[in-house]
Molecule: c-di-GMP-I-UAU riboswitch aptamer
Organism: Desulfuromonas sp. CSMB_57
RNA sequence: UUCGAAAAGUAGCAAAACCGGAGUAAUCCGGUGACGCAAAGCCACGGGUCCUCAUCGAGGAUCGCCGGGUUGCCGAAA
Numbered sequence: 001u002u003c004g005a006a007a008a009g010u011a012g013c014a015a016a017a018c019c020g021g022a023g024u025a026a027u028c029c030g031g032u033g034a035c036g037c038a039a040a041g042c043c044a045c046g047g048g049u050c051c052u053c054a055u056c057g058a059g060g061a062u063c064g065c066c067g068g069g070u071u072g073c074c075g076a077a078a
Stems, first nucleotide, its partner, number of pairs: 003075002012037002017032006035064001041070003045067003048062006
């Protein structure tokens, strides 16, 4: 560096649902909660999906949908 183990440790993250708030909406924020996650850290770059307007194009959302980029704990095997 690659890799992701029938290992150990550290540190985490937080699905659904509910409550409150923002937004036309998708959805997002906070709290409770924990389905899961070796990147479930970050980035809307490509695709997919969703929402709004509509002059078929524009704007927005989703990274825990996939790909890609970038950074990162540990160290069995190679």